[in-house]
Context: one part of a larger RNA
RNA sequence: ACGAACGCUGGCGGCGUGCCUAACACAUGCAAGUCGGACGAGAAAGUUCCCUUCGGGGAGCGAGUACAGUGGCGCACGGGUGAGUAACACGUUGACAACCUGCCUUCCAGUCCGGGACAACCCCGCGAAAGCGGGGCUAAUACCGGAUAACAUCCCGCCCCACAUGAGGCGGGAUUGAAAGAUUCAUCGCUGGAAGAGGGGUCUGCGGGACAUUAGCUAGUUGGCGGGGUAACGGCCCACCAAGGCCAUGAUGUCUAGCGGGUCUGAGAGGAUGAUCCGCCACACUGGAACUGAGACACGGUCCAGACUCCUACGGGAGGCAGCAGUGGGGAAUUUUGCACAAUGGGCGAAAGCCUGACGCAGCAACGCCGCGUGGAUGAAGAAGGCCUUCGGGUCGUAAAGUCCUUUUCCGAGGGAAGAGACUGACGGUACCUCGGGAAUAAGCGCCGGCUAACUCUGUGCCAGCAGCCGCGGUAAGACAGAGGACGCAGCGUUGUUC
Numbered sequence: 001a002c003g004a005a006c007g008c009u010g011g012c013g014g015c016g017u018g019c020c021u022a023a024c025a026c027a028u029g030c031a032a033g034u035c036g037g038a039c040g041a042g043a044a045a046g047u048u049c050c051c052u053u054c055g056g057g058g059a060g061c062g063a064g065u066a067c068a069g070u071g072g073c074g075c076a077c078g079g080g081u082g083a084g085u086a087a088c089a090c091g092u093u094g095a096c097a098a099c100c101u102g103c104c105u106u107c108c109a110g111u112c113c114g115g116g117a118c119a120a121c122c123c124c125g126c127g128a129a130a131g132c133g134g135g136g137c138u139a140a141u142a143c144c145g146g147a148u149a150a151c152a153u154c155c156c157g158c159c160c161c162a163c164a165u166g167a168g169g170c171g172g173g174a175u176u177g178a179a180a181g182a183u184u185c186a187u188c189g190c191u192g193g194a195a196g197a198g199g200g201g202u203c204u205g206c207g208g209g210a211c212a213u214u215a216g217c218u219a220g221u222u223g224g225c226g227g228g229g230u231a232a233c234g235g236c237c238c239a240c241c242a243a244g245g246c247c248a249u250g251a252u253g254u255c256u257a258g259c260g261g262g263u264c265u266g267a268g269a270g271g272a273u274g275a276u277c278c279g280c281c282a283c284a285c286u287g288g289a290a291c292u293g294a295g296a297c298a299c300g301g302u303c304c305a306g307a308c309u310c311c312u313a314c315g316g317g318a319g320g321c322a323g324c325a326g327u328g329g330g331g332a333a334u335u336u337u338g339c340a341c342a343a344u345g346g347g348c349g350a351a352a353g354c355c356u357g358a359c360g361c362a363g364c365a366a367c368g369c370c371g372c373g374u375g376g377a378u379g380a381a382g383a384a385g386g387c388c389u390u391c392g393g394g395u396c397g398u399a400a401a402g403u404c405c406u407u408u409u410c411c412g413a414g415g416g417a418a419g420a421g422a423c424u425g426a427c428g429g430u431a432c433c434u435c436g437g438g439a440a441u442a443a444g445c446g447c448c449g450g451c452u453a454a455c456u457c458u459g460u461g462c463c464a465g466c467a468g469c470c471g472c473g474g475u476a477a478g479a480c481a482g483a484g485g486a487c488g489c490a491g492c493g494u495u496g497u498u499c
Base pairs, nucleotide, nucleotide: 001497002496004495005494006493007492008491011372012371013370014369015368016367017365018364019330024328025327026326028325029324030323033073034072035071038070039069046061047060048059049058050057051056080283081282082281090207091206092205094203095202096201099200100199101198104196105195106194107193108192109191110190111189112146113145114144115143121136122135123134124133125132126131152176153174154173155172156171157170158169159168161166181188182187209255210254211253216246217245218244221243222242223241224240226238227237228236258280259279260278261277262273263272264271265270285306286305287304288303289302308319309318310317311316336362338361339360344358345356346355347354348353375405376404377403378402385396386395387394388393410437411436412435413434414433415432419427444489445488446487448485449470450469451468455484456483457482458481459480465472466471
């Protein structure tokens, strides 16, 4: 010093922190939706009125609402964890003339003509379910064809820059290649291109573990030519050719480990560490794979395999808390199945708004730091009582009682915020203020042989026990146990770990 734990004790507040172990398994709820101003369809309960054979039927409202579907954007953020990783993963320095970039900003140009489907819906069928199949109808900012266009793409020439490929500009030519509408008529969109901002990808010099009781390692291996693939360079992948490449300046192997800003310690140098907060990385039951997409090889998406759990009509299906709570288990040990979207931030939307276990708060825990209190003054040559005693007395001790005073805290009552800019406050009738009450509700823990601050009595008798080291205990023990007294801290001690 601590994310601590354990023992004893425990009054209040502020701010923080809280599974370090089993990346063990998880009941339940919630954690990612939104847009009707892209599109088609479209209820019911209930209620009003009319008709009625009194069974009911019809119309309006409910309502273009709910639910579902097509489509768009988001779901790649935010949140969790540290398993793996000794690596360009991280930190730092450069490079990309080898790259990508939805939403946002600026600028240029455009938004023309057509077409056919598929869901929803209706009908039929299969299935226990999950769900699936067939037929028919239909809309769009869904899908497709055509037109047109460039500074976009490709080819040629010139200029200029760079010099390793090549970047930029100008001119000419050629093939290709766009679009979507909505509406409250003010806008929001859509397509192609140029630039910006922010974000990402790749490469690179250097840096940061242990073991040599690991000394040799390597076949896509090292390089080349040609191709494939990628946003992009590259043996990334492939065919062929050559035989290379790394290594005591530690290759290879094994073990350990997320990295950094930082944190702890220390005069510093250094050592140790990587909880909370911030940046980066990796992972999402285990292993593998791709799809969609601007972006994923995707925690709450898909497929395959495996282990496990659950449902089943035995044919077949469903699931993944290392999100927030919570449960079992493990453990010395770590919290509520809380409130609210009021604020901040995020997604969608023109907006109203909806969603948000991010976040803001509250709850639990002396787990930590900080602050406060448990009263103040006065009060005897000194009560009672305890302990000691040389029996004279000494000590606890102004301590108590008593008297006077105060009210932090506490209790009761009243008022009552800021946080919000118009509406809007979970926290919260909280903080805070005023009034009333009354010393009232609040002190323990460790230690007293030396180190080390604090001494006597009794018990025990190498026993029982103590102990960090030295060491105590065998009949007067300042070291064990109890008591009185003293010392230390205000939570105190013990254990563990680091400097």

Notes:
A computed fold for a 499-nucleotide part of an RNA from an uncultured prokaryote, annotated as small-subunit ribosomal RNA, 5' domain. The full RNA is in RNAcentral, with records from ENA. Its mean pLDDT, the model's own confidence on a scale to 100, is 85.